[in-house]
Context: one part of a larger RNA
RNA sequence: GAAUGAACGUUGGCGGCGUGGAUUAGGCAUGCAAGUCGAACGCGAAAAAUACCUUCGGGUAUUCGGUAGCGUGGCGGAAGGGUGAGUAAUAUAUAGGUAACCUACCCCCGGGACGGGGAUAAGGGCCGAAAGCCUGGUAAUACCCGAUAUGCAGAUCUUAUUAAGGUUGGAUCUGUCAAAGUUGGCUUUGCGCUUUCGCCUGGGGAGGGGCCUAUGUCCUAUCAGCUUGUUGGCGGGGUAACGGCCCACUAAGGCUAUGACGGGUAGCCGGUUUGAGAGGAUGGCCGGUCACACUGGGACUGAGACACUGCCCAGACUCCUACGGGAGGCUGCAGUCGAGAAUCAUUGACAAUGAGCGCAAGCUUGAUCAUGCAACGCCGCGUGGGGGAUGAAGGCCUUCGGGUUGUAAACCCCUUUCGGGAGUUAAGAAAUGUAUGCCGACGAAUACUCGGUAUACUUGACUAAGGCUCCUAAAGAAGCCACGGCUAAAUCAGUGCCAUCAGCCGCGGUAAGACUGAUGUGGCGAGCGUUAUUC
Numbered sequence: 001g002a003a004u005g006a007a008c009g010u011u012g013g014c015g016g017c018g019u020g021g022a023u024u025a026g027g028c029a030u031g032c033a034a035g036u037c038g039a040a041c042g043c044g045a046a047a048a049a050u051a052c053c054u055u056c057g058g059g060u061a062u063u064c065g066g067u068a069g070c071g072u073g074g075c076g077g078a079a080g081g082g083u084g085a086g087u088a089a090u091a092u093a094u095a096g097g098u099a100a101c102c103u104a105c106c107c108c109c110g111g112g113a114c115g116g117g118g119a120u121a122a123g124g125g126c127c128g129a130a131a132g133c134c135u136g137g138u139a140a141u142a143c144c145c146g147a148u149a150u151g152c153a154g155a156u157c158u159u160a161u162u163a164a165g166g167u168u169g170g171a172u173c174u175g176u177c178a179a180a181g182u183u184g185g186c187u188u189u190g191c192g193c194u195u196u197c198g199c200c201u202g203g204g205g206a207g208g209g210g211c212c213u214a215u216g217u218c219c220u221a222u223c224a225g226c227u228u229g230u231u232g233g234c235g236g237g238g239u240a241a242c243g244g245c246c247c248a249c250u251a252a253g254g255c256u257a258u259g260a261c262g263g264g265u266a267g268c269c270g271g272u273u274u275g276a277g278a279g280g281a282u283g284g285c286c287g288g289u290c291a292c293a294c295u296g297g298g299a300c301u302g303a304g305a306c307a308c309u310g311c312c313c314a315g316a317c318u319c320c321u322a323c324g325g326g327a328g329g330c331u332g333c334a335g336u337c338g339a340g341a342a343u344c345a346u347u348g349a350c351a352a353u354g355a356g357c358g359c360a361a362g363c364u365u366g367a368u369c370a371u372g373c374a375a376c377g378c379c380g381c382g383u384g385g386g387g388g389a390u391g392a393a394g395g396c397c398u399u400c401g402g403g404u405u406g407u408a409a410a411c412c413c414c415u416u417u418c419g420g421g422a423g424u425u426a427a428g429a430a431a432u433g434u435a436u437g438c439c440g441a442c443g444a445a446u447a448c449u450c451g452g453u454a455u456a457c458u459u460g461a462c463u464a465a466g467g468c469u470c471c472u473a474a475a476g477a478a479g480c481c482a483c484g485g486c487u488a489a490a491u492c493a494g495u496g497c498c499a500u501c502a503g504c505c506g507c508g509g510u511a512a513g514a515c516u517g518a519u520g521u522g523g524c525g526a527g528c529g530u531u532a533u534u535c
Base pairs, nucleotide, nucleotide: 001535002534003533004532006531007530008529009528010527013381014380015379016378017377018376019374020373026337027336028335030334031333032332035075036074037073040072041071042070043069048063049062050061051060052059053058082292083291084290091217092216093215094214095213096212097211098210101209102208103207106205107204108203109202110201111200112199114146115145116144117143124135125134127132151176152175153174154173155172156171157170158169160167161166184194185193186192218264219263220262225255226254227253230252231251232250233249235247236246237245267289268288269287270286271282272281273280274279294315295314296313297312298311317328318327319326320325345371347370348369349368353367354365355364356363357362384414385413386412387411394405395404396403397402418476419472420471421470422469423468424467425466428462433457434456435455436454437453438452439451440450441449479524480523481522482521483520484505485504486503490519491518492517493516494515501506
């Protein structure tokens, strides 16, 4: 000199864009943060219509009824969001391999969807303080069985190829699947044909992931030897998959001064910062990746988890209790206590972007978008501009002549950014949907549905904040540090080795340019200085 997620002292006008719990991965009150689908299914209050009765309040019956609610079922709760405790290699970065693998949703291509069955939740009844038990009972795109096998898996034979492990094509045998719902038309009323979305099976793709290899990645030898599933083989188990991953048998191996093993520290990278570079330091925000979710362990479900707001067990802690027993997990967003030099709102909205579900309308979304707080940072603007004296007053200094503050002020003439007030006016909105036309696709169809197109209507949290115009009046807006040398900028007074200053050298003991005050000057400027840390 540059830099910072900074803090402290002091001062403080406005705006834009960013950033803001670095310490106790300490404990947490409260609210919210993951739902959605009635176009899979069973019930179903309300509302509506009709009829009857009526004390005129309403009641009863029937029909209709996803419309609240309950439940079954599907998809999503493995993403998004947080943190960096652990981890020195089961991580990460780069480059490869997988002939050793998986992949829900999405896209493309092919084939199929036949026949049958038994339950169960909810709702009803009984017992019970409750949890719950028992009884009876209903549906499905829930569950089960059989058929079909283009196909898939296994075995045998065979073809081509090969890095000799295997891979590819063909034939035979065995095993192995399917589910409907919606709109409309024609209707031969056969749920027959057809449309949209879905279902099963096979192949391919995209995107995602698993596993393996090589190389790089801090300090320590006052850590020198470490290892028995250890190192390899054979056989098996297990996995989506290779493998001591696990097991039985077997051999005695494997690593190591090119630092094994141990100890300490630490998430890693793109990057950031400094530097002419080489290099050093660093990894906050943003992006990629890994790990974790009160602590430890475990599996279940599922395409995917050993699962932050799922389950089970153990532990610590907190809470409720009728004392028998139960409940909980902010390292999500706010917020609170604690510790600390130190880090914000218990805000608004799903309008936009994205995500989940849904045919869609839509619903949900503390992701996100916004607003609020903080000079925490960077950037921009302002606090006025021009004129104005042989130079007012006051202050300070003085050799008493004067000098300086100083064109500075006053005064004259202008301007009005920002602020304040008034008026006016956008953009962020594209879509989706509805209605009416036209064109096309599907189809037997001038239905329906879908796609395109035209017109009209429909959606804004922020927010009247912003933009523009006018009004107002120089009006409302300057401080901080330093002045001995390094280092730009000096005099006076006070003090008298005292009180103090100080980054280093050092200053102060009666003329202190170094302390304290004043005047003047220098530097930076909504900041300035100090401290801490890095180069």
Molecule: small-subunit ribosomal RNA, 5' domain
Organism: metagenome